This is a predicted structure of a 381-nucleotide RNA (Bacterial RNase P class A) from a Thermoanaerobaculia bacterium. The coordinates come from a structure-prediction model, not an experiment, and the mean pLDDT is 76.
RNA sequence: GGAGCGGAUCGGAGGAUCGCCGCCGGCGCAAGCCGGGGGAGGAAAGUCCGAACUCCGACGGGCAGCAGGCUGGCUAACGGCCAGGCGCGGCGACGCGACGGAAAGUGCAACAGAAAACAAACCGCCGAACUCGAUCGCAAGGUCGGGUGGUAAGGGUGAAACGGUGCGGUAAGAGCGCACCGCGUCCCGCGUGAGCGGCGACGGCACGGCAAACCCCCUGCGGAGCAAGACCAAAUAGGGGAGCAGUGGAACCGCCCGUUUCCGCAAAAAGCUUCCGGGUAGGUUGCUCGACCGCCGCAGUAAUGCGAGCGGCAGAUGAAUGAUUCUCAUCCUGAGCGAAAGCGAAGGAAACAGAAUUCGGCUUACAGAUCCGCUCCACGU
Numbered sequence: 001g002g003a004g005c006g007g008a009u010c011g012g013a014g015g016a017u018c019g020c021c022g023c024c025g026g027c028g029c030a031a032g033c034c035g036g037g038g039g040a041g042g043a044a045a046g047u048c049c050g051a052a053c054u055c056c057g058a059c060g061g062g063c064a065g066c067a068g069g070c071u072g073g074c075u076a077a078c079g080g081c082c083a084g085g086c087g088c089g090g091c092g093a094c095g096c097g098a099c100g101g102a103a104a105g106u107g108c109a110a111c112a113g114a115a116a117a118c119a120a121a122c123c124g125c126c127g128a129a130c131u132c133g134a135u136c137g138c139a140a141g142g143u144c145g146g147g148u149g150g151u152a153a154g155g156g157u158g159a160a161a162c163g164g165u166g167c168g169g170u171a172a173g174a175g176c177g178c179a180c181c182g183c184g185u186c187c188c189g190c191g192u193g194a195g196c197g198g199c200g201a202c203g204g205c206a207c208g209g210c211a212a213a214c215c216c217c218c219u220g221c222g223g224a225g226c227a228a229g230a231c232c233a234a235a236u237a238g239g240g241g242a243g244c245a246g247u248g249g250a251a252c253c254g255c256c257c258g259u260u261u262c263c264g265c266a267a268a269a270a271g272c273u274u275c276c277g278g279g280u281a282g283g284u285u286g287c288u289c290g291a292c293c294g295c296c297g298c299a300g301u302a303a304u305g306c307g308a309g310c311g312g313c314a315g316a317u318g319a320a321u322g323a324u325u326c327u328c329a330u331c332c333u334g335a336g337c338g339a340a341a342g343c344g345a346a347g348g349a350a351a352c353a354g355a356a357u358u359c360g361g362c363u364u365a366c367a368g369a370u371c372c373g374c375u376c377c378a379c380g381u
Base pairs, nucleotide, nucleotide: 001377002376003375004374005373006372007371008370009369010368012328013327014326015325016324017323018322020039021038023036024035025034026033027032041352045363046362048361049360050359051358052357053225054224055223056222065221066220067219068218069217070084071083072082073081074080085099086097087096088095089094100216101215105214106213107210108209122155123154124151125150126149129148130147131146132145133144134143135142136141163181164180165179166178167177168176182205183203184202185201186200187198188197189196190195229285230284231283232282239276240275241274242273243272244271246265247264248263249262250260251259252258292312293311294310295309296307297306298305299304330349331348332347333346336343337342
């Protein structure tokens, strides 16, 4: 210098003018006015996991269903995170992995191929054994060709073909025998463990793959969600209770009218008055300081934990957090100046997105800028 790997941070700054939504204070009967202070994100997103909180359900246990599944740790919890093991990929930094069980059982394997699991003979190889034919020979027998057959070394098919290399062996072959490698079981050592190591023993290898096929094993799981839920509560309609019309009497009064928490009769419907309760609109609450976030210190490899250390945190409800403009910063183009380095008028660009009960994660989107660590290659000293 080039090509990469891993991680972290920011996501314009300041001013002016005009606005928007809450809060606090003052003035005002009120409408409102004045002043102060606050007002989106790293993902606020997808709503995919896990919780808090609320209501409903619930003695306990099981079945079914769903989810998770190497080991150790972290956490309120998790399908998350950290560290490690193993496997795969990469020269490497590093990345990726639903990574329990296939000697419990059932099942599956397209196409190709002879054969896809009690293995199998298409090409090839063989002709020991049995047998047929030809031929040579007096004969024993030899040679050639074929059949029954032997053979998993070689070719070919496939994602996958029943360990690999070598030597021996054989008719040709084959763990058929042996050596080494691999594999399995046991033993020993190391490790909390997953596992790792062993010129330690045994076994010729018996037991191929798929469980993101059924299944088996282990673990976990009640449901709905802030439009949860609680409170206040109109107008209109509807539900329930009581009273009211008429008339006779009684009481008040000397009599009439009138009046009555009085008594009797009557009271079907409608209406009126009043009360009660439910629900709706609307309002209040839940509501934002909480397993919260960041920095620093300490413990820990780390995730994370601890700390009477420091700092930060909108609460709207059809939903505010904006617009215009100036200067600066970043990037791009660049008139012109200059021998060059370079200086530069002017112009342009700047993402994804946007709170709606809260929190921990995951995933996805993102113009541009910055920083740290590491790897490989080339060159120079």